The part of an RNA shown here (large-subunit ribosomal RNA, domain I) has 596 nucleotides and comes from Streptomyces oceani. Rfam family: Bacterial large subunit ribosomal RNA. Taxonomically the source falls in Streptomyces (Bacteria, Actinomycetota, Actinomycetes, Streptomycetaceae).
Context: one part of a larger RNA
RNA sequence: GGCGCACGGUGGAUGCCUUGGCAUCAGGAACCGAUGAAGGACGUGGGAGGCCGCGAUAGGCCCCGGGGAGUUGUCAACCGAGCUGUGAUCCGGGGGUGUCCGAAUGGGGAAACCCGGCAGUCGUCAUGGGCUGUCACCUGCAUCUGAAUGUAUAGGGUGUGUGGAGGGAACGCGGGGAAGUGAAACAUCUCAGUACCCGUAGGAAGAGAAAACAACCGUGAUUCCGGGAGUAGUGGCGAGCGAAACUGGAGUAGGCUAAACCGUAUGUGUGUGAUACCCGGCAGGGGUUGCGUGUGCGGGGUUGUGGGAGUUGCUGUGAUCGUUCUGCCGGACGGUCGGUGAGUGAGAAACCAUUGUGAUAGGCGAAGGGCAUGCGAAAGGCCCGGCGUAGAGGGUAAGACCCCCGUAGCUGAAAUCAUGGUGGCUCAUUAUGUGAUUUCCCAAGUAGCAUGGGGCCCGAGAAAUCCUGUGUGAAUCUGGCGGGACCACCCGUUAAGCCUAAAUAUUUCCUGGUGACCGAUAGCGGAUAGUACCGUGAGGGAAUGGUGAAAAGUACCCCGGGAGGGGAGUGAAAGAGUACCUGAAACCGUGUGCCU
Numbered sequence: 001g002g003c004g005c006a007c008g009g010u011g012g013a014u015g016c017c018u019u020g021g022c023a024u025c026a027g028g029a030a031c032c033g034a035u036g037a038a039g040g041a042c043g044u045g046g047g048a049g050g051c052c053g054c055g056a057u058a059g060g061c062c063c064c065g066g067g068g069a070g071u072u073g074u075c076a077a078c079c080g081a082g083c084u085g086u087g088a089u090c091c092g093g094g095g096g097u098g099u100c101c102g103a104a105u106g107g108g109g110a111a112a113c114c115c116g117g118c119a120g121u122c123g124u125c126a127u128g129g130g131c132u133g134u135c136a137c138c139u140g141c142a143u144c145u146g147a148a149u150g151u152a153u154a155g156g157g158u159g160u161g162u163g164g165a166g167g168g169a170a171c172g173c174g175g176g177g178a179a180g181u182g183a184a185a186c187a188u189c190u191c192a193g194u195a196c197c198c199g200u201a202g203g204a205a206g207a208g209a210a211a212a213c214a215a216c217c218g219u220g221a222u223u224c225c226g227g228g229a230g231u232a233g234u235g236g237c238g239a240g241c242g243a244a245a246c247u248g249g250a251g252u253a254g255g256c257u258a259a260a261c262c263g264u265a266u267g268u269g270u271g272u273g274a275u276a277c278c279c280g281g282c283a284g285g286g287g288u289u290g291c292g293u294g295u296g297c298g299g300g301g302u303u304g305u306g307g308g309a310g311u312u313g314c315u316g317u318g319a320u321c322g323u324u325c326u327g328c329c330g331g332a333c334g335g336u337c338g339g340u341g342a343g344u345g346a347g348a349a350a351c352c353a354u355u356g357u358g359a360u361a362g363g364c365g366a367a368g369g370g371c372a373u374g375c376g377a378a379a380g381g382c383c384c385g386g387c388g389u390a391g392a393g394g395g396u397a398a399g400a401c402c403c404c405c406g407u408a409g410c411u412g413a414a415a416u417c418a419u420g421g422u423g424g425c426u427c428a429u430u431a432u433g434u435g436a437u438u439u440c441c442c443a444a445g446u447a448g449c450a451u452g453g454g455g456c457c458c459g460a461g462a463a464a465u466c467c468u469g470u471g472u473g474a475a476u477c478u479g480g481c482g483g484g485a486c487c488a489c490c491c492g493u494u495a496a497g498c499c500u501a502a503a504u505a506u507u508u509c510c511u512g513g514u515g516a517c518c519g520a521u522a523g524c525g526g527a528u529a530g531u532a533c534c535g536u537g538a539g540g541g542a543a544u545g546g547u548g549a550a551a552a553g554u555a556c557c558c559c560g561g562g563a564g565g566g567g568a569g570u571g572a573a574a575g576a577g578u579a580c581c582u583g584a585a586a587c588c589g590u591g592u593g594c595c596u
Base pairs, nucleotide, nucleotide: 001595002594003593004592005591006590007589008588009587015581016546017545020518021517022515023514024513025512026511027510028509029507030506031167032166039101040100041099042055043054044053046079047078049075050074051073052059061095062094063093064092065091066090070083071082072081106115107114108113116135117134118133119132120131121130122129137164138163139161140160141159142158143157144156145155171202172200173199174198175197176196182189186236212219213218223250224249225248226247227246233241234240254499255498256497257443261299262298263297264296265295266294267293268292269291270290276289277286278285279330280329281328282327283326284325304477306442307441308440309439310437311436312435313434314433318337319336320335321334322333323332324331338430339429340428341427342426343425351424352423353422354421355420356419357418358417359416360415362411363410364409368384369383370382371381385402386401387391393405394404395403448472449471450470451469452468453467454466458484479494480493481492482491483490533540534539553580556567557566558565559564
């Protein structure tokens, strides 16, 4: 020195554990913000560094409930001083306070700072100063002013509005919009209207009550799911892309305007028609009240077996009061009462009362002992019992239905919130129905067309339908549009206005459950951390879990300067000693055997 064996050191694998994660399901909730958000800075405790809480009323203040013996959060003890059956701490509901920054909004600014005006108030002899309130911009409404420029308008001022502004995980809609890739290269094509950017909304959004489909039979708004179907199609007919009718389900809901016509207000044009006009008839009276046209408001009206308006015929209609220049007759209109119907989810729109259910604290809640074992501890073993609408789960010195917390079941709210019923309340209606007539209306720079694009299964194709830039440019029911060029017949439907719940999508968040999910190099990056650390910055981004049942964390003695160790003691165990469960291997030793 090598190879063994034995015993150690080092190291932290493995096993076991779990405070933390992951996935998924159900229910809730789905917004917060100028009444100052989200997110922060700085403070705040008797001693006080981090976290958490709170805000100069600062580990807290007030009220109302719950609860019932200790308590002054946590890392994390110790000391001090308190509070508490006159009910503390703690839990829930409501309120108050809430520095400074931040949309940040009096002005400024290198965020958490600096400097002001005005009103009130406090202080000073006075000045400086303190406190409270207020002062940004845009916008709706009202109102006062007011240029070029006569009327006006622009502009300016004032008042007023729980108007806006900013934040938020995914889901929605809209405006823009790639490339890697695939096509085994690549250009049309694909990836893909994806990623990404911007705008904007809601708890969902969008869509939505046929100018639809269908096919000579019929269906009857939209949305979502299963099929139809990887079909019909499309496609350098390559790669690929890819419907619909129909059918089975989920869920169901339909409404309001524009116009014709009437009335009214107002602007404007016109100005004897005196036989106009003032509801009709008769009589009286008035004297420009008229007519045309524009606008606002009210009534009317809303449809495709076309509908409505106007005119006209027939039928029919509670009471009462008033208006319509006057009287009578007839009519029209309005109010009140009564009747009928409906309603705040669209269709108009608020609130109150009462009652039920649920949420935000809780409460009650069955039944066990003995013996031995054990290294301490019994819940394990043995023996004899019990409860069960409760034998889910967790804890307790080891496998506990009956020890503790719970569990099944039952029960509970002063206050706030959600949701349903009823009543008040509000609204509508009190007429219409039917027939004739043909006078009027039925959404315009629209439909269509030409051209350039886009989007549809459809890549310009025979290319309809849908959207649109540019140009052009209709019709009003004997009208339009569609049925895949186009024409005819036939069928369907009624565009160019608006609203609309549910079935559908998603999960930052709250509560509860579940797991052939992980168990500390795993599982979120994170057993907490976006921390430490790195970077000028955008940004990047860790590691570290385990004594023991309980600190009982080794009084005292000895060696040593200490570190550390030896006794003693604690403990079941110290070879469990805060370098702490188990303690593999590499690696380093000590002793010993053999070989050289």